[in-house]
This is a predicted structure of a 91-nucleotide RNA (SAM riboswitch aptamer (S box leader)) from Neomicrococcus aestuarii. Rfam family: SAM riboswitch aptamer (S box leader). Rfam links the family to the GO term regulation of gene expression. RNAcentral holds the sequence, with entries from Rfam and Ribocentre.
RNA sequence: CACCCAUCCAGAGCGGCUGAGAGAUCUGGCUCGUUGACGCCGCAGCAAAUUGACCGAGUGGUCAUAGUGCUAACGCCAGAAUCGAUGGAAA
Numbered sequence: 001c002a003c004c005c006a007u008c009c010a011g012a013g014c015g016g017c018u019g020a021g022a023g024a025u026c027u028g029g030c031u032c033g034u035u036g037a038c039g040c041c042g043c044a045g046c047a048a049a050u051u052g053a054c055c056g057a058g059u060g061g062u063c064a065u066a067g068u069g070c071u072a073a074c075g076c077c078a079g080a081a082u083c084g085a086u087g088g089a090a091a
Base pairs, nucleotide, nucleotide: 004088005087006086007085008084013043014042015041016040017039021032022031023030025080026079027078028077029076044071045070046069047068051064052063053062054061055060075083
């Protein structure tokens, strides 16, 4: 990387740098953006969860913790592609 399985209407922002686009791709919309979006860095936070200890009859709970992902809007809406993202497993 491919294959397989699962999930994608919940949750979570401040500062610095940069400077015009961004929301995965295409089409049609719509929304955000010089009142600085998107992106990068720092800190913080949210989420599933690995391992360990303790409590408990048990479902489970508390603390610490490896490795991650995420922090506008239903993957923004609709259509198309078996498309995209994340996790697990496997190799």
The model forms 93% of the base pairs in the Rfam consensus. The coordinates come from a structure-prediction model, not an experiment, and the mean pLDDT is 80.